A computed fold for a 72-nucleotide RNA from Nitzschia sp. NIES-3576, annotated as transfer RNA.
RNA sequence: GGGGAUAUAGCUCAGAGGCAGAGCAGUGUCUUUGCACGGCAAAUGUCAGUGGUUCGAAUCCACUUAUCUCCA
Numbered sequence: 001g002g003g004g005a006u007a008u009a010g011c012u013c014a015g016a017g018g019c020a021g022a023g024c025a026g027u028g029u030c031u032u033u034g035c036a037c038g039g040c041a042a043a044u045g046u047c048a049g050u051g052g053u054u055c056g057a058a059u060c061c062a063c064u065u066a067u068c069u070c071c072a
Base pairs, nucleotide, nucleotide: 001071002070003069004068005067006066007065010024011023012022013021018055027041028040029039030038048064049063050062051061052060
């Protein structure tokens, strides 16, 4: 220098154009003499960034950034 992959909740990850979700963690509460386990409830997000396509974008396209990887 060129090719490819990845970027979504605190962590690990789903979500292939129409409500942004799960597990774990954390919080409140019930249970206990107390803790743990367990039950219930609520909360948690500039979907890496910018622009474009579309009635509508986490999703499609272009570029940029970061990480990983292959070739030279």

The coordinates come from a structure-prediction model, not an experiment, and the mean pLDDT is 80. The RNAcentral record of the sequence draws on ENA.